[in-house]
The prediction has a mean pLDDT of 81. Predicted 3D model of a 72-nucleotide RNA (transfer RNA) from a bacterium.
Formats: sequence, structure tokens, C1' cells
RNA sequence: GGGUGUGUAGCUCAGCGGUAGAGCACCGAUCUUAUAAGUCGGCCGUCCAUGGUUCGAUCCCAUGCACACCCA
Repeated sequence: GGGUGUGUAGCUCAGCGGUAGAGCACCGAUCUUAUAAGUCGGCCGUCCAUGGUUCGAUCCCAUGCACACCCA
């Protein structure tokens, strides 16, 4: 330099173009002599950025950025 893939919560990942979710973590309550586990509740996001398409974009298109891999 060329190509491919990935980018969503603190972490790991889901998410047919139609209100963004789960598990773990964290906080509170409950339970216990106490801790852990369990139960209930809470906390969570400008969906990498900027444009475009669309009535409507995390999703489709373009460009850029970051990371990973392949080729040179």
C1' cells in the first nucleotide's frame, strides 16, 4: 500500500428498517449469627464519527477513525 472482518451498558455479547435487550459486574432491600448463594428492586447507552437513502436507520449506502486478520 491492497483486501476482509469487527466497533452496541463497566465487561462478554444479542438485536427481520418500526419504543435498544440479556448474562455477569455494581448499588439497595430481603434472607443468614456472619459471609456466600438465592429472591426482589435499582443503576445503566448521543448504538465509533460525519454525511446520504427512507415516513422512519444500531440495521442499508459513502467517507473517515480505531482494532484484528490475510496479502504485498
The sequence was found in a public genome assembly. Rfam family: tRNA. Rfam's curators write: Transfer RNA (tRNA) molecules are approximately 80 nucleotides in length.